[in-house]
Annotation:
Model confidence (mean pLDDT): 83 of 100. A computed fold for a 107-nucleotide RNA from a soil metagenome, annotated as c-di-GMP-I riboswitch aptamer. Rfam family: c-di-GMP-I riboswitch aptamer. Its family is annotated with cyclic-di-GMP binding in the Gene Ontology.

RNA sequence: AAAAGGCAUACUUGUUCGAAAGACAAGGACGCAAAACCAGAGGUCUAAGGUUCUUUUCUGAAAUGCUCACACAUUUGGGGGAGGACUAUGAUAGCUCGGUUGCCGAA
Numbered sequence: 001a002a003a004a005g006g007c008a009u010a011c012u013u014g015u016u017c018g019a020a021a022g023a024c025a026a027g028g029a030c031g032c033a034a035a036a037c038c039a040g041a042g043g044u045c046u047a048a049g050g051u052u053c054u055u056u057u058c059u060g061a062a063a064u065g066c067u068c069a070c071a072c073a074u075u076u077g078g079g080g081g082a083g084g085a086c087u088a089u090g091a092u093a094g095c096u097c098g099g100u101u102g103c104c105g106a107a
Stems, first nucleotide, its partner, number of pairs: 006032002011027005017022001030094001036100003040097003043092003049087011061076005
C1' cells in the first nucleotide's frame, strides 16, 4: 500500500440521568488513523448555588411631619416573587494544545 475490523456528525425516539449546558441507550452516518482514555492550559456552552442591581409584594419597630387621637406620609430593618448582569465547583477529549495507552500492516 491493500484488506479485515473499529468509532459515529446532524437528526429522530427514549431515560426512576441533570437546574441547564449536556450525558446515556436505540436508530442513523457527516466524517475520523487515535473520533480510544485523561478537564492540566486556552477557547466555547450552561448558571443550579453565590454576589449584585432593578422591580413588585408582605411585614416588625422606631424617629420625624400631621392630628385631640387613630389613620396617613417620609426615613431606616427583615422575608418572598419576577427580571437583568457577573461568576464553575458543571459541561465539551468530534474546538486547539498537552499527557497516557494502542489494532492491522506489503515493501
Of the family's consensus pairs, 91% are formed in the model. The RNAcentral record of the sequence draws on MGnify.